[in-house]
Context: one part of a larger RNA
RNA sequence: CCCUCGUUAAGGAACUCGGCAAUCUAGCCUCGUAACUUCGGGAUAAGAGGUACCUCAGAUGGUCAGUUCAUUAGAAUGAAGCUGUCUGAGGUCACAGUAAAGUGGCCCGUGUGACUGUUUAGUAAAAACACAGCACUCUGCGAACUCGAAAGAGGAUGUAUAGGGUGUGAUACCUGCCCGGUGCUGGAAGGUUAACGAGAGCUGUCAGCCCGCCGCAAGGCGAGGUGAAGCGGCGAACCGAAGCCCCAGUAAACGGCGGCUGUAACUAUAACAGUCCUAAGGUAGCGAAAUUCCUUGUGGGGUAAGUUCCCACGCGCACGAAUGGUUUAACAACAUGGGCGCUGUCUCGACGAGGGUCUCG
Numbered sequence: 001c002c003c004u005c006g007u008u009a010a011g012g013a014a015c016u017c018g019g020c021a022a023u024c025u026a027g028c029c030u031c032g033u034a035a036c037u038u039c040g041g042g043a044u045a046a047g048a049g050g051u052a053c054c055u056c057a058g059a060u061g062g063u064c065a066g067u068u069c070a071u072u073a074g075a076a077u078g079a080a081g082c083u084g085u086c087u088g089a090g091g092u093c094a095c096a097g098u099a100a101a102g103u104g105g106c107c108c109g110u111g112u113g114a115c116u117g118u119u120u121a122g123u124a125a126a127a128a129c130a131c132a133g134c135a136c137u138c139u140g141c142g143a144a145c146u147c148g149a150a151a152g153a154g155g156a157u158g159u160a161u162a163g164g165g166u167g168u169g170a171u172a173c174c175u176g177c178c179c180g181g182u183g184c185u186g187g188a189a190g191g192u193u194a195a196c197g198a199g200a201g202c203u204g205u206c207a208g209c210c211c212g213c214c215g216c217a218a219g220g221c222g223a224g225g226u227g228a229a230g231c232g233g234c235g236a237a238c239c240g241a242a243g244c245c246c247c248a249g250u251a252a253a254c255g256g257c258g259g260c261u262g263u264a265a266c267u268a269u270a271a272c273a274g275u276c277c278u279a280a281g282g283u284a285g286c287g288a289a290a291u292u293c294c295u296u297g298u299g300g301g302g303u304a305a306g307u308u309c310c311c312a313c314g315c316g317c318a319c320g321a322a323u324g325g326u327u328u329a330a331c332a333a334c335a336u337g338g339g340c341g342c343u344g345u346c347u348c349g350a351c352g353a354g355g356g357u358c359u360c361g
Base pairs, nucleotide, nucleotide: 001356002355003354004353005352006351007350008349010347011346014345019342027051028050029049030048031047036041038170052092053091054090055089056088057087058086059085060084061083062082063081066077067076068075069074093097105340106339107338108337109336110335111334112332113331117129118128133168134167135166136165137164138163139162145154146153147152172326173325174324176257177256178255181254182253183250184249185248186247187246190245191244192243197238201234202233203232204231205230208226209225210224211222212221213220214219258276259275260274261273262272285319286316297313298312299311300310301309
């Protein structure tokens, strides 16, 4: 010097990003206990007192001789002794009586998430996930949906108070406007549209015929011409479903929810007016917020002093209603601010114990 402990005058968070860490507190009994509340809670709220041992007295249990009743089984009562608990009085000792070990510090605001629960095995336990509740949507049963080329299986030995998917996330009060875009659902008049069908026409091949050459002839040769049927190829019109275009509906579907200018008996502001654009221009509620750039906004509170915190205001850069809005008792190893108590966190160090490091051996 390092680690793990113990003690510490006076002060008591002045430490620090932050009371991190370590104290304090603690069991049981008695008294007492606020706001708020979903009336269950909050609550061990907070806060206060007691706690050992001896003697005596009282109360009340256990056991039990016996007694009474009873045919038995059993029931009632119950002395002494032994023994348990409680209460009161008197006394004893110590600094200290839950004497050791073990064993809640508490309170007041705010944010977020209702809650118990779940999670990144080995950096994250949370405000993330889940959740009951709510809503939309699909599914009539050989269900939808999922796995599987299929058979088949799950769903389910269930049947719309059931099952699948999606979103939101207890409760309370609510959930505004927009269907133009994208999606979904419905519609079928018109436009467009595949294969198939249809087959005008064109074409390949080819018997035959014609032509040319060779041969006396029979006949032979020619990538010369024409060419029926057949067998092939190409192929216009016409026919032709869903879909798309189109017409409607639908936002707890994906999503979206304006600008400029002027105006009131000081000034300022603009209930009001004008104008442009839009599918419609943000309603209730909340708001410098887990969202506010400017910003340490402005006012108030708390402090001697407060970029944090709380209450307001609202020019919301860029809140806003199940991508839910605003509340909310209870709950939280959550986040944040304040206070009481308490302390070596600190002023500011010191001393002690054990173990290490180091030196010698």